SAM riboswitch aptamer (S box leader) from Mucilaginibacter sp. dw_454, 112 nucleotides, folded computationally. Taxonomically the source falls in Mucilaginibacter (Bacteria, Bacteroidota, Sphingobacteriales, Sphingobacteriaceae). The sequence was found by an Rfam model in a public genome assembly. Model confidence (mean pLDDT): 85 of 100.

RNA sequence: AAUUUAUCCAGAAAGACCGAGGGAAAGGCCCGAUGACGUCUUGGCAACCUGUAACAUUUUACCAUGCUAAAAGGUGCCAAAUCCUACUCCGAAAAAAGGAGAAAGAUAAGAU
Numbered sequence: 001a002a003u004u005u006a007u008c009c010a011g012a013a014a015g016a017c018c019g020a021g022g023g024a025a026a027g028g029c030c031c032g033a034u035g036a037c038g039u040c041u042u043g044g045c046a047a048c049c050u051g052u053a054a055c056a057u058u059u060u061a062c063c064a065u066g067c068u069a070a071a072a073g074g075u076g077c078c079a080a081a082u083c084c085u086a087c088u089c090c091g092a093a094a095a096a097a098g099g100a101g102a103a104a105g106a107u108a109a110g111a112u
Base pairs, nucleotide, nucleotide: 001112003110004109005108006107007106008105013042014041015040016039017038021031022030023029026085027084028083043078044077045076048074049073050072052069053068055066056065057064082104087101088100089099090098
């Protein structure tokens, strides 16, 4: 870098430094000198992977699988639903609201 699978309306911020843009991209709408974004420290959220424990199935037993718990390790995350929309379909006389899906994106795990 491309690719496969899963998830994305829940949750979780203080301090220090810096100093002007930031929220992926277009439009909108927001955040930001009462200091955003970013970096560091500390703390937290969550439960994708590994490991741990209980239970169930199978087994002589181990292994394996499922489920639950906790949160030790690897990631991730801690404004707003992925902040909203765009494309298609439903919805309607036509629209709008609303709904479903796709695309794009993010994260995890796998394989190349």